[in-house]
Molecule: transfer RNA
Organism: Candidatus Iainarchaeum sp.
RNA sequence: GCGGCUGUAGUUCAGUGGUAGAAUUCUGCCUUGCCAAGGCAGUGACUCGAGUUCGAAUCUCGGCAGCCGCA
Repeated sequence: GCGGCUGUAGUUCAGUGGUAGAAUUCUGCCUUGCCAAGGCAGUGACUCGAGUUCGAAUCUCGGCAGCCGCA
């Protein structure tokens, strides 16, 4: 230099055009003599810009970051 893949809560992952979910973490409450475990509730995210569309996490183009391969 060229090509491919990936980018979503603090973390690990779903979500293939129509309300963004789970587990875990964190906070509060319940339970217990205390802790742990368990139960209930809550907080928290689409890497950035542009385009297509009534509507984009999702499709297209570009940028950035990471990984892999080729040179």